Model confidence (mean pLDDT): 87 of 100. The RNA shown here (c-di-GMP-I riboswitch aptamer) has 92 nucleotides and comes from a Planctomycetota bacterium. Its Rfam family is "c-di-GMP-I riboswitch aptamer". Its family is annotated with cyclic-di-GMP binding in the Gene Ontology.
RNA sequence: CCUCGAUAACGGCAAACCCGUCGAAAGGCGGGGACGCAAAGCCAUGGGCCCUUCCCGAUUCCGCAAAGUCGGUGGGUCGCCAGGUUGCCGAA
Numbered sequence: 001c002c003u004c005g006a007u008a009a010c011g012g013c014a015a016a017c018c019c020g021u022c023g024a025a026a027g028g029c030g031g032g033g034a035c036g037c038a039a040a041g042c043c044a045u046g047g048g049c050c051c052u053u054c055c056c057g058a059u060u061c062c063g064c065a066a067a068g069u070c071g072g073u074g075g076g077u078c079g080c081c082a083g084g085u086u087g088c089c090g091a092a
Stems, first nucleotide, its partner, number of pairs: 004090002012037002017032006035079001041085003045082003048077004055072006
C1' cells in the first nucleotide's frame, strides 16, 4: 500500500415513532429518539421500488363530459441491490 473485518481502541451515523417545517405526493429538512449500520460518508450511472398536482397520449364508458385504469413526463429512495468515489483503526 492492497485485500480483509476482531468480544480491539478512538469515535461516527441514526430506523420506527413523536414535534415543528417544506412539498400535490412519494419524500426532504430541523429537534427529540435508537432499530440497526464497517462506510447506514458522498454520487441517481444501471436495475428495483415509491409518488405523479399540472401537462401529453391511449383505453374503459359513451350523446358528451366526469371519474377510473395504463403509459409518457417529471420527482423520490444511496438505510433496496449493483457500480463509482473518499475515509478511521490495524488483530487474524